[in-house]
RNA sequence: GCCCUUUUGGCCAAGUGGUAAGGCGUCUCACUCGUAAUGAGAAGACCGAUGGUUCGAUCCCGUCAAAGGGCA
Numbered sequence: 001g002c003c004c005u006u007u008u009g010g011c012c013a014a015g016u017g018g019u020a021a022g023g024c025g026u027c028u029c030a031c032u033c034g035u036a037a038u039g040a041g042a043a044g045a046c047c048g049a050u051g052g053u054u055c056g057a058u059c060c061c062g063u064c065a066a067a068g069g070g071c072a
Base pairs, nucleotide, nucleotide: 001071002070003069004068005067006066007065010024011023012022018055026042027041028040029039030038048064049063050062051061052060
């Protein structure tokens, strides 16, 4: 320098053109002498940034950024 992959709540992670599942963790309540465990419930991401296509974009396209990999 060129090419490829990834970027989703605190962490892990699914999804895919019609506004995002689950697990862990967190909070509340129950249970307990108390803690843990267990059970019930709740909050939490509009999906790296920006522009474009579209009636509609996390999903398609461009640019940029970050991380990883390959070639020279």